[in-house]
RNA sequence: AUGGAGAGUUCGAUCCUGGCUCAGGAUGAACGCUGGCGGCAUGCUUAACACAUGCAAGUCGGACGGGAAGUGGUGUUUCCAGUGGCGGACGGGUGAGUAACGCGUAAGAACCUGCCCUUGGGAGGGGAACAACAGCUGGAAACGGCUGCUAAUACCCCGUAGGCUGAGGAGCAAAAGGAGGAAUCCGCCCGAGGAGGGGCUCGCGUCUGAUUAGCUAGUUGGUGAGGCAAUAGCUUACCAAGGCGAUGAUCAGUAGCUGGUCCGAGAGGAUGAUCAGCCACACUGGGACUGAGACACGGCCCAGACUCCUACGGGAGGCAGCAGUGGGGAAUUUUCCGCAAUGGGCGAAAGCCUGACGGAGCAAUGCCGCGUGGAGGUAGAAGGCCCACGGGUCGUGAACUUCUAUCAGCAGGGAAGAAGCGAAAGUGACGGUACCUGCAGAAGAAGCGCCGGCUAACUACGUGCCAGCAGCCGCGGUAAUACGUAGGGCGCAAGCGUUGUCCGGAAUUAUUGGGCGUAAAGAGCUCGUAGGCGGCUUGUCACGUCGGUUGUGAAAGCCCGGGGCUUAACCCCGGGUCUGCAGUCGAUACGGGCAGGCUAGAGUUCGGUAGGGGAGAUCUGGAAUUCCUGGUGUAGCGGUGAAAUGCGCAGAUAUCAGGAGGAACACCGGUGGCGAAGGCGGAUCUCUGGGCCGAUACUGACGCUGAGGAGCGAAAGCGUGGGGAGCGAACAGGAUUAGAUACCCUGGUAGUCCACGCCGUAAACGGUGGGCACUAGGUGUGGGCAACAUUCCACGUUGUCCGUGCCGCAGCUAACGCAUUAAGUGCCCCGCCUGGGGAGUACGGCCGCAAGGCUAAAACUCAAAGGAAUUGACGGGGGCCCGCACAAGCGGCGGAGCAUGUGGCUUAAUUCGACGCAACGCGAAGAACCUUACCAAGGCUUGACAUACACCGGAAACGUCUGGAGACAGGCGCCCCCUUGUGGUCGGUGUACAGGUGGUGCAUGGUUGUCGUCAGCUCGUGUCGUGAGAUGUUGGGUUAAGUCCCGCAACGAGCGCAACCCUCGUUCUAUGUUGCCAGCGCGUUAUGGUGGGAACUCAUAGGAGACUGCCGGGGUCAACUCGGAGGAAGGUGGGGAUGACGUCAAAUCAUCAUGCCCCUUAUGUCUUGGGCUUCACGCAUGCUACAAUGGCCGGUACAAAGGGCUGCGAUACCGUAAGGUGGAGCGAAUCCCAAAAAGCCGGUCUCAGUUCGGAUUGGGGUCUGCAACUCGACCCCAUGAAGUCGGAGUCGCUAGUAAUCGCAGAUCAGCAUUGCUGCGGUGAAUACGUUCCCGGGCCUUGUACACACCGCCCGUCACACUAUGGGAGCUGGCCAUGCCCGAAGUCGUUACCUUAACCGCAAGGAGGGGGAUGCCGAAGGCAGGGCUAGUGACUGGAGUGAAGUCGUAACAAGGUAGCCGUACUGGAAGGUGCGGCUGGAUCACCUCCUUU
Repeated sequence: AUGGAGAGUUCGAUCCUGGCUCAGGAUGAACGCUGGCGGCAUGCUUAACACAUGCAAGUCGGACGGGAAGUGGUGUUUCCAGUGGCGGACGGGUGAGUAACGCGUAAGAACCUGCCCUUGGGAGGGGAACAACAGCUGGAAACGGCUGCUAAUACCCCGUAGGCUGAGGAGCAAAAGGAGGAAUCCGCCCGAGGAGGGGCUCGCGUCUGAUUAGCUAGUUGGUGAGGCAAUAGCUUACCAAGGCGAUGAUCAGUAGCUGGUCCGAGAGGAUGAUCAGCCACACUGGGACUGAGACACGGCCCAGACUCCUACGGGAGGCAGCAGUGGGGAAUUUUCCGCAAUGGGCGAAAGCCUGACGGAGCAAUGCCGCGUGGAGGUAGAAGGCCCACGGGUCGUGAACUUCUAUCAGCAGGGAAGAAGCGAAAGUGACGGUACCUGCAGAAGAAGCGCCGGCUAACUACGUGCCAGCAGCCGCGGUAAUACGUAGGGCGCAAGCGUUGUCCGGAAUUAUUGGGCGUAAAGAGCUCGUAGGCGGCUUGUCACGUCGGUUGUGAAAGCCCGGGGCUUAACCCCGGGUCUGCAGUCGAUACGGGCAGGCUAGAGUUCGGUAGGGGAGAUCUGGAAUUCCUGGUGUAGCGGUGAAAUGCGCAGAUAUCAGGAGGAACACCGGUGGCGAAGGCGGAUCUCUGGGCCGAUACUGACGCUGAGGAGCGAAAGCGUGGGGAGCGAACAGGAUUAGAUACCCUGGUAGUCCACGCCGUAAACGGUGGGCACUAGGUGUGGGCAACAUUCCACGUUGUCCGUGCCGCAGCUAACGCAUUAAGUGCCCCGCCUGGGGAGUACGGCCGCAAGGCUAAAACUCAAAGGAAUUGACGGGGGCCCGCACAAGCGGCGGAGCAUGUGGCUUAAUUCGACGCAACGCGAAGAACCUUACCAAGGCUUGACAUACACCGGAAACGUCUGGAGACAGGCGCCCCCUUGUGGUCGGUGUACAGGUGGUGCAUGGUUGUCGUCAGCUCGUGUCGUGAGAUGUUGGGUUAAGUCCCGCAACGAGCGCAACCCUCGUUCUAUGUUGCCAGCGCGUUAUGGUGGGAACUCAUAGGAGACUGCCGGGGUCAACUCGGAGGAAGGUGGGGAUGACGUCAAAUCAUCAUGCCCCUUAUGUCUUGGGCUUCACGCAUGCUACAAUGGCCGGUACAAAGGGCUGCGAUACCGUAAGGUGGAGCGAAUCCCAAAAAGCCGGUCUCAGUUCGGAUUGGGGUCUGCAACUCGACCCCAUGAAGUCGGAGUCGCUAGUAAUCGCAGAUCAGCAUUGCUGCGGUGAAUACGUUCCCGGGCCUUGUACACACCGCCCGUCACACUAUGGGAGCUGGCCAUGCCCGAAGUCGUUACCUUAACCGCAAGGAGGGGGAUGCCGAAGGCAGGGCUAGUGACUGGAGUGAAGUCGUAACAAGGUAGCCGUACUGGAAGGUGCGGCUGGAUCACCUCCUUU
């Protein structure tokens, strides 16, 4: 010594940068809601706007002459206009002006000072007036004029003193009295000193702007004169030409300054109310007078504006004193009491005056204190709210019982403040106030804000992107803790919130205490001025620096310790602080000055050395392009993704020879060299700069940096003159394209080149300013030197200096990365940054021929913009791999007809859902009624259905009759039990409730689809990283597989894969009925028919078998793979079931369940009829075909798997047939459905719209069913449509598969069935391979994406709004300059008028006054300027806005890599040329490095 906290918000997530916002304190405040008491403070921040009315400065009769009043008189007292004295320069107000010696602080010398204090001396003699007053008189008034009288502490003269000036002489030049009986007191004059006050000078400090850079003529100095209290250009004449300024003059803007106040840990930032000090101002501007003091707030003169009076002639006024009024404003009080106290003026005093002051009033404006009650009290009352309906909560809270009495109220008592003044008496505004005592009664006294996070505090209802909220993020689109209300809660409390402002947090201007490779930020580079900083050493000075001491730093405030009001606020006392400035005495290490020395920095000298360093020159060189001439030669050339424009029979291209001309210099050539940077490349010559190395001597700090300044400075561009081969902006043409002002092609002008002169910018980049020093190494390369080695040279090895690369430690960094060439550690100097956009823009200035460059804002707008890295996703990025993904094949679809579904249309209704893959023969495994949800019509209302209660009834069902389309309505007949009613059951009435295929699949559960049977998805521990995360899971192999092996900072594990399960394939065992029949019998036309059998098939159950197990090759002696053997089967044997973490707000509220909402004589329910079956048309999925590998007819063969009692239904008979009659057998390894079909054999048809194909239609029937009209299926006869193999395109399938052929079942009265699910029969082709299409997996890369490419995003145009620039101008304000006019007034001049004191020889003079006049001079006028504000037709860009238009520029190689500068050009983004950059992907090559 008492002192430092953070949070929200950029992202999918992370770290950083960076802004915005919040929590705190404060306030002369205001506003909203509310309001009990007291104490102490505070109260026009705006219009320095205008002011009605009253008051705010008077006093002295003891200075004077006088007047008046009172008293009967004397005497005396009181009051007073005027003369005179002192005071009105203080006190009080305000902050307009002022950026200044105005203020603050510290000093100084050339000054003045009334009253006051101390002290010395003095007051002699005279004189003349003027007010008042009286008279006359002017004026409306204000106010005067003339004549006459008069006093003084008013005025004047002489003398004398002191004093002043001067060397001396000399000159100038004072006074007053009053009171008292008196003592004496109060005054007066001249000095000296003091105190206090004031004037002046000066060091230092004191806001912003350079888009204000030059300013200044009395300006700077001198001399003379004047002037002042005093210094002084303060004034004037002359002389000189100075003075100020980048350490910011001048100009512009803003502002009273300080002690202090608020904030802050402090440094510091902001501020200058109240209180105190100073200044300035007093209606605006100017001026002087008086005086000790003023250029004077309540004095004077003038000018101006305004207001008032007026008889119109003329006058009066100044609240920024206290109250108060109007006005302005968000906003700020009483026209109060008193001089009792404190203080001031006058007076000898009493006293008078005092809106200073002391008090009261108003205002929650602030600070402080107190109260609105305390204790007990659970039936946890009523009521409110919530609820899971059980309860919870408000809540001991209330009620109730008891106690107390602060404040307020009433009553009684009742101060201090009184020191003072006065002879005494007496004297209190506040105030009957504070305080004390008593009394009664819980009585009279609680609100405000908030409750999503930050930030303490949660539920219900209402609302439904509406209404609204919001400080930031953000909430609200039907379940809102965010809006509104309520209940509850939290916080503060007579207040609580909001708004404004300031500080803090903000290290967000960083001195303390920041940065600049990529986030904002290193000037393009160099030279160099001022400035800043500076090597070793000696002495000296003592400027900085340090120490002691002195003065000052007003008081108040602040801090500490005490004290007084009951406490506190508040007040009082003491101490500290006041970080400062100045004086003085010391110290001398360091910095500095001065003087001297040194050589390590720097430079010079000598000798070498490398180099595209620069400039100029050359009859300089070769290759290539183009052009010209000639030859040969013939039909094309050229160009592209493909083409075309173009060139070519007038001879091109090609080729040979010769010539011309211009530009650029292959190979060498290299992270090689040189240069400050830009940049520099054939050769030679001339001139010239710098570096490096080695060595000697010399100079002796000569150094580093560098604001301004100067020079250089790619490309493009500009000017003048040349030159012009190639290339090539613009332009033209051809393509491409939806378009193509582009990319591609053919041409082609400026330009590119040279000389001279401009321009001055680039991604001018290492995105890294310069200098010095220090801090591990390794390895290349360029230049030099030395040593070793070598007989010598060369090579080599080692060392060293300089340059240039890479890798890498410590350290640093947000990370990436940097790392002796630092972005490490330090020092010095310069430049630059402070959120994004607006904008490197506007205006102004400077530069430029122009283009343009440099300098450089604001309004407005957003809550972000940004850097690095991470995980994903994506890429018209890369690598590896897989899949009927492509390819190779087979068969289809798309064309026809029909079936079914869907869209659309239609309709009273055509119920609803499903919409890319993953909706569309889907829900529906059966719409004639029913189903049925839809429509029309007719009914019912506790209901068709459930439960409960209360009351009533005795039936209900069933049968039958009537009406009706039916539901239904009415009638008739007919109950059970025993406990005879609290029964069961049923019906009726009423209440709760039922009911809903009504809504929301974006509130949900459950279920399902899909990626995908793809191989992935994760975790624990450890490790790495600030972190998100990474590692594991990557790598090398391998696999169908994250399957396995090897390696590895990982080691393990889980869900997936595989296996375990079912089925098929082989075999064994067991058991044989309804199945089987080899052998043995019997029987039949024939048949396991039968006796028997248990071998076989088959059925059922249980085992075995396959594991890369064996052999060989390859491979890392691995995993595994290839081939082989054996085997029924071989590398997962075939098929199925099985679906990880997750994605799609995927589908479903109409399967079901369910929250919320909605309907309740209807959105419920019952019934009849209709509809879901419509039909111009589009689509999807199928069936049947188009025929001869076929159709038709006849004959004939072989399955599997199923189903069957409201059923399957045989033999038989009838019918052409569908079917009918009839009924054996069978609840099924027994009987039935049941015929399998393709196939095979035979016949016929002969390529045609047919003996193909069967649609459609007519007629006639059968069956089911209450009923086949809308709207069933089948049969027979007749009819006989389209269609001759299907465009673009597209689908399925890899083996018992495709293709083809039939059979069965579920639903079901019947049926559209061509659908679906199963079953077996016959039974192929092809796969070289992974370039391409699609989908997927892993690794990697880029990213401006994360709603994740169906992403993001740019510009024009159109519309709306906002601010702003320009603009012919217009209107104000401020400032200075020049000229004119010139008030009042000081100063000067004059002698026109006038004049008491003095002189006078009496003429006059001195002096004064008035007038006139000169200089200066305010306001005013004129003129041209500067700065600034407002406004302005029109116009420029900018910003913002939910869905507008046109394109697609950028982000991926963004589909032409992008960007920078510049030029041209285009609706627009943009394009192109030239030069530059990597902040470009990919592949290849080169160089270097790392590891082995």
The prediction has a mean pLDDT of 84. The RNA shown here (small-subunit ribosomal RNA) has 1492 nucleotides and comes from Hansenia oviformis. A source record names the gene rrn16. The sequence is in RNAcentral, with records from ENA and SILVA. Rfam family: Bacterial small subunit ribosomal RNA. Lineage of the source: Eukaryota > eudicotyledons > Apiales > Apioideae > Hansenia.